[in-house]
RNA sequence: GUCAGGGGCUGCGGAACGUCUGCGCGCGAACCCCGCCAGGGCAGGAAUGCAGCAACGGUAGUGUGUCCGGCGUUGCCGCAGUCUCCUGACAGU
Numbered sequence: 001g002u003c004a005g006g007g008g009c010u011g012c013g014g015a016a017c018g019u020c021u022g023c024g025c026g027c028g029a030a031c032c033c034c035g036c037c038a039g040g041g042c043a044g045g046a047a048u049g050c051a052g053c054a055a056c057g058g059u060a061g062u063g064u065g066u067c068c069g070g071c072g073u074u075g076c077c078g079c080a081g082u083c084u085c086c087u088g089a090c091a092g093u
Base pairs, nucleotide, nucleotide: 001090002089003088004087005086006085007084008083009081010080011079012078013077014076016073017072018071019070020069022067023065024064025063026062027061033058034057035056041050042049043048
């Protein structure tokens, strides 16, 4: 110096884990969330109007998840590298 193997370092990719939306499902603000308001109440001669409980629908919120996506880890897996260290073989001085 060349080749091979191994370690380190670096880069890329992947999995796993965690977290945050979205989405599906469940629960869901008794009143101080929204809408719509049976019954009943009030006003009215009446038509009708007013407020409005329950129910119903929805929202905030919350739980969950086979799912998509974002972010994070350098520990794990894989590949690569012009860098570095060790070992072996060969050649030269």